[in-house]
RNA sequence: GGGGCUAUAGCUCAGUUGGGAGAGCGUCUGGCUGGCAGUCAGAAGGUCAUAGGUUCGAACCCUAUUAGCUCCA
Numbered sequence: 001g002g003g004g005c006u007a008u009a010g011c012u013c014a015g016u017u018g019g020g021a022g023a024g025c026g027u028c029u030g031g032c033u034g035g036c037a038g039u040c041a042g043a044a045g046g047u048c049a050u051a052g053g054u055u056c057g058a059a060c061c062c063u064a065u066u067a068g069c070u071c072c073a
Stems, first nucleotide, its partner, number of pairs: 001072007010025004019056001027043006049065005
């Protein structure tokens, strides 16, 4: 220098065909319990890496960029 993969909640990740942003763990609140554990219920928490484009509509399609991993030279 060139190619490929990845980037979504505090962490690990799903979201497969463009229309509802989610799960587990964790955190907080409440119930049960002698109890800080356990269990049940509920809640909070998101610039879907960044910028632009296409579209009625983008986490998803296109382009560029950034970061990490990897292959080639």